[in-house]
Context: one part of a larger RNA
RNA sequence: GGCUUACGGUGGAUUCCUUGGAACUAAGAGGCGAUGAAGGACGUGGUAAGCUGCGAUAAGCUUCGGGGAGUGGCACACACACUUUGAUCCGAAGAUUUCCGAAUGAGGAAACUCACCGCUUAUGCGGUAUCAUCCGAUGAAUUCAUAGUCGGCUGAAGCGAACGGGGGGAAGUGAAACAUCUCAGUACCCCCAGGAAAAGAAAUCAAAACAGAGAUUCCCCUAGUAGUGGCGAGCGAACGGGGAUGAGCCUAAACCUCGAUCAUUUAUUUGAUCGGGGGGUCGUGGGACCUCAAUGUGGGACUUAAGUUGUUAGAAAAAUGCUCUGGAAAGAGCAGCCAAAGAAGGUGAUAGCCCUGUAAUCGAAAACGACAAGAGCCCUAGAGGAAUCCCGAGUACCAUCGGACACGUGAAAUCCGAUGGGAAUCCGCGGAGACCACUCCGCAAGGCUAAAUACUACUUAGUUACCGAUAGUGAACAAGUACAGUGAUGGAAAGGUGAAAAGAACCCCGAGAGGGGAGUGAAAUAGAUAAUGAAACCGUAAGUCUACAAGCAGUAGAAGCACUUUAUAUGUGCGACUGCGUACCUUUUGUAUAAUGAGUCAGCGAGUUAUUUUUGCAAGCAAGCUUAAGCCGUUGUAGGCGUAGGCGUAGCGAAAGCGAGUCUGAAUAGGGCGUUUAGUUUGCAGAAAUAGACCCGAAACCCGGCGAUCUAUCCAUGACCAGGUUGAAGCGAGGGUAACACCUCGUGGAGGACCGAACCAGUUGAAGUUGAAAAUUCUUUGGAUGAGUUGUGGAUAGGGGUGAAAGGCCAAUCAAGCUGGGUGAUAGCUGGUUCUCCUCGAAAUAUAUUUAGGUAUAGCGUCAGAUAAAUAGUAUCACGGAGGUAGAGCACUGGAUGGGCUAGGGGUCCUUACCGGAUUACCAAACCCAAAUAAACUCCGAAUGCCGUCGAUAUGUUCUCUGGCAGCCAGACAGUGGGUGAUAAGGUCCAUUGUCGAGAGGGAAAGAGCCCAGAACAACAGCUAAGGUCCCUAAAUCUACGCUCAGUGGUAAACGUUGUGAGGUUACUUUGACAACUAGGAGGUUGGCUUAGAAGCAGCAAUCCUUUAAAGAAAGCGUAAUAGCUCACUAGUCUAGUGACCUUGCGCGGAAGAUACAACGGGGCUAAGCGUAGUACCGAAGCUUUGUCUUAUAUUAUUUAAUUAAUAUAGGGGUAGAGGAGCGUUCUAGUGUAGGCAGAAGGUCGAUCGUAAGGACGGCUGGACGAACUAGAAGUGAUCAUGCUGACAUAAGUAGCGUUGAACUCGAGUGAAAAACUCGAGCGCCGUAAACUCAAGGGUUCCUGGGCAAGGAUAAUCCUCCCAGGGUUAGUCGAGUCCUAAGCCGAGGCCAAUUGGCGUAGGUGAUGGCAAAAACGGUUAAUAUUCCGUUACCAGAUCUAGAAUCGGGACCGGAGGGACAGAAUAGGUAACAUCAGCCUCUUAUUGAAUUGAGGUGUAAGUGCGUAGGUGGUGUCGUUGGCAAAUCCGCGACACAUUAACACUGAGACACGAAUGCGAGGAACAAUUGUUCCGGAAGUGAUGCAAGCCAUGUUCUCAAGAAAAUCUUCGGUUUUUAGCUAGACUGCUCGUACCGUAAACCGACUCAGGUGAGUGGGGUGAAUAUCCUAAGGCGAUG
Repeated sequence: GGCUUACGGUGGAUUCCUUGGAACUAAGAGGCGAUGAAGGACGUGGUAAGCUGCGAUAAGCUUCGGGGAGUGGCACACACACUUUGAUCCGAAGAUUUCCGAAUGAGGAAACUCACCGCUUAUGCGGUAUCAUCCGAUGAAUUCAUAGUCGGCUGAAGCGAACGGGGGGAAGUGAAACAUCUCAGUACCCCCAGGAAAAGAAAUCAAAACAGAGAUUCCCCUAGUAGUGGCGAGCGAACGGGGAUGAGCCUAAACCUCGAUCAUUUAUUUGAUCGGGGGGUCGUGGGACCUCAAUGUGGGACUUAAGUUGUUAGAAAAAUGCUCUGGAAAGAGCAGCCAAAGAAGGUGAUAGCCCUGUAAUCGAAAACGACAAGAGCCCUAGAGGAAUCCCGAGUACCAUCGGACACGUGAAAUCCGAUGGGAAUCCGCGGAGACCACUCCGCAAGGCUAAAUACUACUUAGUUACCGAUAGUGAACAAGUACAGUGAUGGAAAGGUGAAAAGAACCCCGAGAGGGGAGUGAAAUAGAUAAUGAAACCGUAAGUCUACAAGCAGUAGAAGCACUUUAUAUGUGCGACUGCGUACCUUUUGUAUAAUGAGUCAGCGAGUUAUUUUUGCAAGCAAGCUUAAGCCGUUGUAGGCGUAGGCGUAGCGAAAGCGAGUCUGAAUAGGGCGUUUAGUUUGCAGAAAUAGACCCGAAACCCGGCGAUCUAUCCAUGACCAGGUUGAAGCGAGGGUAACACCUCGUGGAGGACCGAACCAGUUGAAGUUGAAAAUUCUUUGGAUGAGUUGUGGAUAGGGGUGAAAGGCCAAUCAAGCUGGGUGAUAGCUGGUUCUCCUCGAAAUAUAUUUAGGUAUAGCGUCAGAUAAAUAGUAUCACGGAGGUAGAGCACUGGAUGGGCUAGGGGUCCUUACCGGAUUACCAAACCCAAAUAAACUCCGAAUGCCGUCGAUAUGUUCUCUGGCAGCCAGACAGUGGGUGAUAAGGUCCAUUGUCGAGAGGGAAAGAGCCCAGAACAACAGCUAAGGUCCCUAAAUCUACGCUCAGUGGUAAACGUUGUGAGGUUACUUUGACAACUAGGAGGUUGGCUUAGAAGCAGCAAUCCUUUAAAGAAAGCGUAAUAGCUCACUAGUCUAGUGACCUUGCGCGGAAGAUACAACGGGGCUAAGCGUAGUACCGAAGCUUUGUCUUAUAUUAUUUAAUUAAUAUAGGGGUAGAGGAGCGUUCUAGUGUAGGCAGAAGGUCGAUCGUAAGGACGGCUGGACGAACUAGAAGUGAUCAUGCUGACAUAAGUAGCGUUGAACUCGAGUGAAAAACUCGAGCGCCGUAAACUCAAGGGUUCCUGGGCAAGGAUAAUCCUCCCAGGGUUAGUCGAGUCCUAAGCCGAGGCCAAUUGGCGUAGGUGAUGGCAAAAACGGUUAAUAUUCCGUUACCAGAUCUAGAAUCGGGACCGGAGGGACAGAAUAGGUAACAUCAGCCUCUUAUUGAAUUGAGGUGUAAGUGCGUAGGUGGUGUCGUUGGCAAAUCCGCGACACAUUAACACUGAGACACGAAUGCGAGGAACAAUUGUUCCGGAAGUGAUGCAAGCCAUGUUCUCAAGAAAAUCUUCGGUUUUUAGCUAGACUGCUCGUACCGUAAACCGACUCAGGUGAGUGGGGUGAAUAUCCUAAGGCGAUG
């Protein structure tokens, strides 16, 4: 370390449970609100954070009723109270009811701020919004009047789930694309209403020969019909029938009359207009009008009394005991009782008789509802006449264009609208699907109307073959909570001790946490993380195995060790060693694949439901079958009625129509379709269609909202930019010119000027890249008075904005934001799709396709049925056929070769006018000969295959047909025949066969497709196939004969080969071959020519003769040429075979790759290689044998039946797929079942049973439920969807612990423990900050005491952490009570489908204006311009005193003023700094001196009015300033002009004030302080800002807010006001702390970001740089 067992930890599945949900039924209610709602904020308890209740009368107050013993909510504690003098509690009616919210006095950033009026007064109460109707008062331009204004009464406003009516109105999608169309008048937005709404009493339907119906709404049919429709997808009525319910009315007009106004008249005469009353309301037309008649009848939807009844609390309610077990009895046993009550829940396990209840019965002071005789109130009638009048107008209708009607413009009626035209009045008008005629029906242009119908936020009562904590609501629990987001919005997790807390006294270990004992309890392995307690994962102990060993981990065999009772056996655990053996899923032709998916485990997770159709099975009835809506009934259950309608019973035809026939046709013919009968309703199952339709998955599209705290641009108002440099225009002076021009010097201080900090940006390089940081750091760099940067407030919004333009930015998101909805969009695409067994079993082809990875039909599969027993089909044989392939051939066709022959043509020659002739190494038709060639040649022509048949044999329905259901349309390799390609491909395309696919087994080392062979199961039986038999490794070291020497075997070609075997042909050879050795190899001649030379051997021609045994005018080497060496040839020696060639077996070379072997599977082999012949053996899931299961068929027997049993025969590989049979889970009925505390479910273990899914039994655990069986209903079965949720692993004790360019060290203290805490000492760092002060933002982080679980990247005694307590003090600081900017809101108003948009008056709104006023010192643990001390100042309703002015106040208006840019710049001056002086202390005995250290500072206010700055003053006139004006403006005159005068004005000085401060010293306590004493000096000079004078001055062009306070002038109105001193009064909110940061924004104690002010010294131009003071830090390993 593996396996196993036992025991634990972790974890929270499973079982059981249910307080919570889900779906419904019945009844009620169907609203609440200015009498202040819904919803909130804040409070409220003795202690009180959350929820609940309540409201300053605050977990409550009063009265009435109920009720009757305890009570103070959830909530179990302590304390204290209340209660039989009736509490708590329940019901009814009252009281109270802060603030916000329609919110309503004004405002507003909801829960806050600020007002006015009246009445009261120990300070409380009430009123004051807007709009509208009505009433009243008042009252402009403008006389009356009106508008307007004011007052009063009444009403509205806002909220709420669905249902309803209306105004607007998409897209995804479907149409396999898409535009009409569809989705759909849906989603969504807006307006409005009610308990329902809407509709509604015919200008309606209908019929067409004759009839009929009688408002609306809803249901069932009609009917998926008629229609409509790119006649596609789809959309889709009505008439009529059956039901539910039922109900009808009122006006306008004519006519009569009354009133008002106006006009008119002799005349309340007449007329017009408006208003009131009567009258009148219809289509067989009615009414008015005239005549006659009637006072009662009938009805109602209106109001209401008595009474009845119900709702909101309740009362009372029968009947049991003993024994046993047990912690406990309700269980078991025995014996009883009640029942109009055996629904249910509880009680220590399961209770009719213990408790609460239940059946039947009874009950209300108060409030509310229903019914309601009667009463009141309201409405209501006829007949005749017929002259005249009336009967709804910009309407009907028409044209054009739209919309709605099922109906898409169509032949398009009907209805509605826009625009333009524009009638009639009963002798009239409209409709009946264009239109016309006839006929019929009705009477528009006004209105009302219950019920039947829709819905359920809410209340009460109940039900469930609904869920049971990953389920059921998102939510069983402090859940719309925590948390995320600027916001709209999104949105969790989390249940269980026990009967009872009896919640563990006490002891021990430990700092604690925690643990061990003891104790409680039935149980503590029920101990507060708690019922049960699975798995992953992590351990401890034991058994066994393991340290030469190579592994999908198992399986088969097996030695050894250990163990023992469902258990001594065929046992259990481990197992050395051996054989065989490359997971699963998906997708594929094909996966160990190095193709996909999964870390592991547990739980969840996918063909459902509705309607319609079709087929099968089952059941009922049958020429018939059947109901739908609805009605009656039942209500722990039960059915009956209902015949409207549907299907069937008859067909044919386009139809009229005819009819067992009919149509076609001239036809009696022929032909087509029919006729020879079974349907229908329901259930179950298969399938389809429509719906999300098996599940998950887009990118997108559309609609409504939310966002400019980021960023882009703009608007308003503020702020900021060290220092240095350059030196434009202008101006001055000089020169110069006729005058300009021009030149020089100076002055001046311009600039999208220069250098360079802050600031802004982001150039280079590096680092970082699971970062310090979701964009940074370091170094370097660009701009830095400008098109600059920045704060605060605002504007612009999604096909839109903004954009110095990059498709950039619009909240870490942009070629169209985010969020919610349409929505379960769609997905011919990918992935996934859960138990078992049995039978059969494919395809990867054809055709078509905007089709090629999809689909349809056919083909192939399966299931059921039919035909038929004649004999179908198939195979083989036999027989008979058709054919034009392989081959062959060249007769045709085509192309092609050689030769012959020879027209023709060309060349040459002769001749030549032409003609003609000869010749030719040219070309060549036809013909002949020879030899060939073809997929699109055939004089020929097979084998196979195909078709048929009297037959024969085998098989036995396999054929064919009908119907249900499929799957398949990517195929692969191998052999053969071909195309293509290159006679390449593991290529591609056909044909054909096989295998794989979907096929295991044996062989080929290993291998989908090759060879053998087709696996039902079992066997430690046998025989074989392919292939094998030396070892690995089962079987021959087998037999015989050969071959090979190359490890050939055990890769490869042309070509090469004197390797070797076999066969053959031929030559030489004892007359001596071949090879070897010895010897010769000569002469003419150096042949001739050529040549410088050429002598056998450069070259050319020739190549003879002689001697010889033999010797070339030479086959090579060689020389300048010779020479020289060989050869051919000859002889000798030797000795028997020696050469050449052909065919063939086996070899050899040719032969180079990447880790050394790697081309027999290895060892190794000379056979264990190769060939031939033979025998034996091995060898598979093949065959056989034995046993078993199962399917089909047949036979026999058997059963009530489904069946069962036996025998026989043939079968049983299997993916997609079809069919069949079962197992298990949850719930329901029998069932309150059997069983169960003497122990259910669940968990766990076991050696048990079954063919499988699975089923028992037993032990332990567990502690309350719960089988089996027969049926029924389904949220019914998971190793896989980059699945979902949770838990636990792995990496791994690994990376890291956040600036190594700030850094720590020591001592002491505390403590259980100190690197980090505290103190001290030293060291280091920042110091235009890392110091100090504000604003924003945060919100208690501040201070003290205590603590150390968690947080702190480590420890912690410490903390910005936890607990408790404390802390923020204002007339003068800031904000409000003042003002206005951008912007926003907006009475009236204008515009607009709605919502709404704009905007006047007015209001609001700081980042600005105004703002009357405070300083110094001290003090606290924590606050201070706030408290205290001292010294000041301001305002005022008021009071007192005084002086004394004549105008004063309020409102309105005029004027002034407030009031403004940038840059440059001179002067004065305080702060501040430096130096000097002065004081104190100190410097190792003391004194002095020296040195060193420290200090040397003083406010507001009051007075004075300086440096300086600005301005003319007075009088008169006046058409302007919307009226007026003494004001302003304008004009004139006088005076003055280096001044005077007026206004302003820093600073200095004096007082304030020697108040207070001030070095130092002493004591105490001991850890950082406390207390006391003391009170020195307290001056001068210099430098200097960006502060103040100062909104100064100068220059420039880009010409630089508004309003109020304030001053002044008048107008109106009113009658009081102001001054000095003193007194008195002085509201609300903020105030802690952090604030370049550990407290803000960045998810963090984050190297980032964050506006303003102060900011010393040395160096220096400087706020640069470096060092440093004050001060602050050393950054949490």
Predicted 3D model of a 1677-nucleotide part of an RNA (large-subunit ribosomal RNA, half A) from a Deltaproteobacteria bacterium. Its mean pLDDT, the model's own confidence on a scale to 100, is 83. Taxonomically the source falls in Myxococcia (Bacteria, Pseudomonadati, Myxococcota).